[in-house]
Molecule: transfer RNA
Organism: archaeon
RNA sequence: GCCACUGUAGCUCAGUUGGUAGAGCACCCGCCUUGUAAGCGGAAGGUCAGGAGUUCAAUCCUCCUCGGUGGCU
Numbered sequence: 001g002c003c004a005c006u007g008u009a010g011c012u013c014a015g016u017u018g019g020u021a022g023a024g025c026a027c028c029c030g031c032c033u034u035g036u037a038a039g040c041g042g043a044a045g046g047u048c049a050g051g052a053g054u055u056c057a058a059u060c061c062u063c064c065u066c067g068g069u070g071g072c073u
Stems, first nucleotide, its partner, number of pairs: 001072007010025004019056001028042004049065005
């Protein structure tokens, strides 16, 4: 330099042939316990990497940029 994959909650990851974004763990509150852990219930937490385009509507499609991983040279 070229190619492919990838970027979504604090972490690990789903998601939708385009229609108001979820799980597990962690954190917080409560129940339980003499107390802690475990267990159970609940709440909070997201400009879906950034920008532009298409569309009535974009996390999803297209283009550019940035970051990460792998391959080739």